[in-house]
Molecule: c-di-GMP-I riboswitch aptamer
Organism: Sedimentisphaerales bacterium
RNA sequence: UACCGAUAAAGGCAAACCCCGGGUGACCGGGGGGCGCAAAGCCGUAGGUCCUGAAAUAGGACAGCAAGGCUGCCGAA
Numbered sequence: 001u002a003c004c005g006a007u008a009a010a011g012g013c014a015a016a017c018c019c020c021g022g023g024u025g026a027c028c029g030g031g032g033g034g035c036g037c038a039a040a041g042c043c044g045u046a047g048g049u050c051c052u053g054a055a056a057u058a059g060g061a062c063a064g065c066a067a068g069g070c071u072g073c074c075g076a077a
Stems, first nucleotide, its partner, number of pairs: 004075002012037002017032006035064001041070003045067001047065001048062005
């Protein structure tokens, strides 16, 4: 350094739910909360799921659904 991921250390994020606000909606932002996560950091590429629409080769949402790419803390076996 790479692979790897500990009853290690320092930290990080934050599910459901509740309150307030935004949105037609999926959902998003803030506060509380803490199920969990070794990338639950970033991208939104093509799947997947969801919303709007009569439909569309249209528009939007999730990314904590599984892949993929980029970057990152620590250093036991």